[in-house]
RNA sequence: CCAACCCGCGCGGGAGAGUCUCCGUCGCCCCCGGGCGACGGCGCGCCGAAGGAGCAACCCCUCCCGGGAACCUCUCAGGCACCGUUACCGCACGGGCGAG
Repeated sequence: CCAACCCGCGCGGGAGAGUCUCCGUCGCCCCCGGGCGACGGCGCGCCGAAGGAGCAACCCCUCCCGGGAACCUCUCAGGCACCGUUACCGCACGGGCGAG
């Protein structure tokens, strides 16, 4: 001086699943009883690529125990028009470490 690796940050790319029923509030239209839109709450249905949890091969051990990945599984949380620092990917910057 510097590859890889780790953390942070900026920009870009990047899904899925009811814009469901009912109830409440507000507004508008039509006219006396309804419709539409927005927001909120419950319920059921559904998605999984925030997070979280689980485990295989394998490692350790006499055994038990323990370690052990995910875009796999669960669906606690989160989400289901639009939206969205969503996992993940690309580029750049800062820091750590450091093969050579």
Molecule: Glycine riboswitch aptamer
Organism: Mangrovactinospora gilvigrisea